[in-house]
Molecule: Bacterial RNase P class A
Organism: Veronia pacifica
């Protein structure tokens, strides 16, 4: 001086209006209860005001993306279905979280990224270029040994040997060329050219042996000439997890209004049925009672909690002892103003003034995670390079 990671903190001090609980006193109001000469007092608890004292957002309070507490509903077991998570081992209530580690990738290194089972079950998919793209292929090139064709020579001449030629079948995956990928790499032998055809070495696959809880590995040992191209956040297999809903859960008290049950009432009411009469049905008044609606209470904040010590463990984490109690609203508070002081900007007459600002955002039952947004500032670890 370049960089890598880790943890914390995120305006301070006074003053002076205020808003919301929660302690305490005090008035005052009403409800059980208690005394009582029946006038009346007394007075827990609670509502309302008032003073005092004391407490009042976050690191993420966000997104609502996971995993549990708590409520409630449903549930006898298994199986389909539908969703999910996917290297090991471990931590945790639990997890898609978080440690350790292992393999892949990156980076000179600290370190940083990776849904990282299975495409020899079984179906599908794949642009452009290319002869060929999945039980592989012959475009240019090489060969053309073998069969055939053609010319020449030569024999024992309706036939056979030799040899030059062209390249007609044909052979060939070494070199070219296409392409993100063309069915190991290098050499040496071989061949008509050529090829794991054959060898040696390196790679791969398998099977044993060693190490390691495992994942997985190896200067080890046999073995296979190498067969199985990619894709599963494609359908699928294969393992292991998953009932729904959410504090507007859920619990209690409980008006008016309207309906329900029951009971009294009138029966000398009115309406129906009827030719009348009883009877039946239906209406009227008043009471109790229970259900639900508005309201209110409550669930609510003591909880896998937080601090500090020793102890285990490489580490998430976890044992044990002490001390703490640290927001609970719902028309939804937690803030306004003043001065000074940090901190940014701009400006000017630049040891300084002056003017403007002050990241991200804001609990709504409650944890433990992930991301996501962030002005500005403290500590520590480590690598590199002078």
């Nucleotide at each position: 001086g370049a960089g890598u990671u880790g943890g914390c903190c995120g305006g301070g001090u006074a003053g002076u209006c205020g808003c919301u609980g929660c302690u305490u006193u005090g008035u005052u109001g009403a409800u059980g209860u208690c005394c009582u000469u029946u006038g009346g007092g007394a007075g827990a608890c609670u509502g309302a005001c008032a003073a005092a004292g004391g407490g009042g957002a976050g690191g993420a309070a966000a997104g609502u993306c996971c995993g549990g507490g708590c409520u409630c509903c449903a549930c006898a077991g298994g199986a389909c279905a539908g969703g999910g998570u996917g290297c090991c081992a471990g931590g945790u209530a639990a997890c898609g979280c978080c440690u350790g580690g292992g393999g892949g990738g990156c980076g000179a290194a600290a370190g940083c990224c990776c849904a990282c089972g299975a495409c020899c079950a079984g179906u599908g998919c794949a642009g452009c270029a290319g002869a060929g793209a999945g039980u592989a292929a012959a475009c240019c090139g090489c060969c053309g040994a073998u069969g055939g064709c053609u010319g020449u020579c030569u024999c024992u001449u309706u036939g056979g040997g030799a040899u030059a030629g062209a390249a007609c079948a044909g052979g060939u995956a070494a070199g070219g060329g296409u392409g993100a990928a063309a069915g190991g790499g290098u050499g040496c032998g071989g061949u008509a050219a050529g090829a794991g055809c054959g060898c040696a070495c390196c790679g791969c696959g398998c099977g044993a042996c060693u190490g390691g809880c495992a994942a997985c590995a190896g200067u080890u040992c046999g073995u296979g000439g190498c067969a199985u191209g990619g894709u599963a956040a494609a359908c699928u297999c294969c393992a292991c997890c998953c009932g729904g809903a959410g504090c507007a859960a859920g619990a209690c008290c409980a008006a008016a209004u309207a309906g329900g049950u029951c009971c009294c009432u009138a029966u000398u009411g009115g309406c129906g049925u009827g030719g009348u009469c009883c009877g039946c049905g239906u209406u009227g008044g008043g009471g109790a009672c229970g259900g639900g609606u508005a309201g209110g209470u409550u669930g609510c904040u003591u909880g896998a909690g937080c601090c500090u010590g020793c102890g285990a463990g490489c580490g998430a984490u976890u044992g044990c002892a002490g001390g703490c109690c640290u927001a609970g609203a719902c028309g939804a508070a937690u803030g306004g103003c003043u001065a000074c002081c940090a901190c940014c900007g701009u400006u000017u007459u630049u040891u300084a003034a002056a003017c403007g600002g002050u990241a991200c955002a804001g609990a709504a039952c409650c944890c433990g995670g992930c991301u996501u947004a962030c002005a500005g500032g403290c500590c520590g670890a480590c690598u590199c390079a002078a």